The RNA shown here (transfer RNA) has 68 nucleotides and comes from a marine eukaryotic metagenome. Its mean pLDDT, the model's own confidence on a scale to 100, is 82. It matches the Rfam family "tRNA". Rfam links the family to the GO term triplet codon-amino acid adaptor activity. The sequence is in RNAcentral, with records from MGnify.
RNA sequence: GGGAGUAACUCAGCGGCUAGAGUAUCUGCCUUCCAAGCAGAAGGUCGCCGGUUCGAAUCCGGUCUCCC
Numbered sequence: 001g002g003g004a005g006u007a008a009c010u011c012a013g014c015g016g017c018u019a020g021a022g023u024a025u026c027u028g029c030c031u032u033c034c035a036a037g038c039a040g041a042a043g044g045u046c047g048c049c050g051g052u053u054c055g056a057a058u059c060c061g062g063u064c065u066c067c068c
Base pairs, nucleotide, nucleotide: 001068002067003066004065005064008023009022010021011020016054025041026040027039028038029037047063048062049061050060051059
């Protein structure tokens, strides 16, 4: 100097209702039972602090961690 940091994990979302998906977890259905399948639920300070804006995960500044 460049890249990354968003749910337990892997990631999407690049200014606008209430931040989403898959996996995992829990519940129900199904099954003689389990698995698989189907339906649903729970789970988030968007690394941290500040700024710009009517509005910021997103733009700007600083800072921390990891990778090159």